[in-house]
RNA sequence: GGUCCACUAGCUCAGUUGGUCAGAGCAGUCGGCUCAUAACCGACCGGCCCGCGGUUCGAAUCCACGGUGGACCA
Numbered sequence: 001g002g003u004c005c006a007c008u009a010g011c012u013c014a015g016u017u018g019g020u021c022a023g024a025g026c027a028g029u030c031g032g033c034u035c036a037u038a039a040c041c042g043a044c045c046g047g048c049c050c051g052c053g054g055u056u057c058g059a060a061u062c063c064a065c066g067g068u069g070g071a072c073c074a
Base pairs, nucleotide, nucleotide: 001073002072003071004070005069006068007067010026011025012024013023019057028044029043030042031041032040050066051065053063054062
């Protein structure tokens, strides 16, 4: 220098031809259960989806540019 991939909650990730309220697990908080702890069960908490433009009635999702990380080639 070139090609490709990934960015969504504190962490690991899902999100399906663009439309329903953006979700799960773990973590955290509260409660239940227990003599007690763990485990288990329930509830709550937590993200305007990397940034900025564009397309569209409508964008996490499509397109352009940029950023960060990674793989391969040179």
A computed fold for a 74-nucleotide RNA from an uncultured Clostridia bacterium, annotated as transfer RNA.
The prediction has a mean pLDDT of 81.
It matches the Rfam family "tRNA". The family's RNA type in Rfam is transfer RNA. Its family is annotated with triplet codon-amino acid adaptor activity in the Gene Ontology. About the family: Transfer RNA (tRNA) molecules are approximately 80 nucleotides in length.